[in-house]
The prediction has a mean pLDDT of 84. Predicted 3D model of a 337-nucleotide part of an RNA (large-subunit ribosomal RNA, domain IV) from a Candidatus Peregrinibacteria bacterium. The sequence was found in a public genome assembly. It matches the Rfam family "Bacterial large subunit ribosomal RNA".

Context: one part of a larger RNA
RNA sequence: CUACGUUUAAGGAACUCGGCAAAAAAGCAGGAGUAACUUCGGGAUAAUCCUUGCCAAUAAGCAUGAAUUUCGAUUUUUGCUUGUUGGCCGCAGCGAAUGUGCCCAUGCAACUGUUUACCAAAAACACAGGUCUCUGCUAACUCGUAAGAGUAUGUAUAGGGGCUGACGCCUGCCCAGUGCCAGAAGGUCACGAGGAUUGGUUCACGCCUUGAAUCUAAGCCCUGGUGAACGGCGGCCGUAACUAUAACGGUCCUAAGGUAGCGAAAUUCCUUGUCAGGUAAGUUCUGACCCGCACGAAUGGCGUAAUGGUAUGGGAACUGUCUCAAACGUAGUCUCG
Numbered sequence: 001c002u003a004c005g006u007u008u009a010a011g012g013a014a015c016u017c018g019g020c021a022a023a024a025a026a027g028c029a030g031g032a033g034u035a036a037c038u039u040c041g042g043g044a045u046a047a048u049c050c051u052u053g054c055c056a057a058u059a060a061g062c063a064u065g066a067a068u069u070u071c072g073a074u075u076u077u078u079g080c081u082u083g084u085u086g087g088c089c090g091c092a093g094c095g096a097a098u099g100u101g102c103c104c105a106u107g108c109a110a111c112u113g114u115u116u117a118c119c120a121a122a123a124a125c126a127c128a129g130g131u132c133u134c135u136g137c138u139a140a141c142u143c144g145u146a147a148g149a150g151u152a153u154g155u156a157u158a159g160g161g162g163c164u165g166a167c168g169c170c171u172g173c174c175c176a177g178u179g180c181c182a183g184a185a186g187g188u189c190a191c192g193a194g195g196a197u198u199g200g201u202u203c204a205c206g207c208c209u210u211g212a213a214u215c216u217a218a219g220c221c222c223u224g225g226u227g228a229a230c231g232g233c234g235g236c237c238g239u240a241a242c243u244a245u246a247a248c249g250g251u252c253c254u255a256a257g258g259u260a261g262c263g264a265a266a267u268u269c270c271u272u273g274u275c276a277g278g279u280a281a282g283u284u285c286u287g288a289c290c291c292g293c294a295c296g297a298a299u300g301g302c303g304u305a306a307u308g309g310u311a312u313g314g315g316a317a318c319u320g321u322c323u324c325a326a327a328c329g330u331a332g333u334c335u336c337g
Stems, first nucleotide, its partner, number of pairs: 001332008010323002014321001019318001029051004037042001039166001053088011065076004089093001094099001102315006108308002113125002129164007141150003167303004172233003177230002179226005186221003192215002199208003234252005261295001262292001273289005
């Protein structure tokens, strides 16, 4: 010096991206006590506080054996539990080991679960629930060239597929484009049917060739519907008796111009926005504001108790993380052999 341990004055997060690591708190015992919030179950062992050994005496209760009995009970043996009083020892009495560290606020995901075997455990996946759609049974769908099989020895309270994701309150407008669904008309349209015509050849009969009108499917065009289908959800100008702003008006465009709710957000470029809180000091955090570069309603919106090896900020406690390093132990490195 390296690895792993032990201890450390004073301070106590000043360390650091970050309390990472370590330390600490207690410890599923007995008693007291326990907030916000809440889906009334929880939260909760919340938090917080006290006790705990041994000896002796004594009281009550329970169990137990014996004696007496007027069957009410009385006396006594042993044990246990609970209590009271006094005493004893130690630094320490759940004396060792095992056995939670705690609080506040916010984001995300309801939850338990699942995942990148070997850099990601999560806010990703799943989930119960919601909804759309297909499917009438030789089902739809999947596998197979097929026979056939699964679905299912099921039958629409069933099965397949898509999206969303507990629960609560809700889920606005647009069908112009794309998709899907419906539509006995019309247009277009293939093979086929049809055979008017054309040409070649022939003395001729014929043979070959050309092929108009007309009939003819799905599809497309067309007409409607449909958003928990793919998706989309505006400019400009003016206006109120301070100023500012614009409830109001005008105009252009559109299929329709973003409703409720939320909002510098896991989304905000400008931006460390502005104000307030917390700090002596806060690019983070919390609460507001709203000029939303570029939130927004099942590609779900907004809330939400509980839960979380989740993300972020704060606090008490605690500490060698640090100020600032030191000593010791074990094993190595190193030297000699």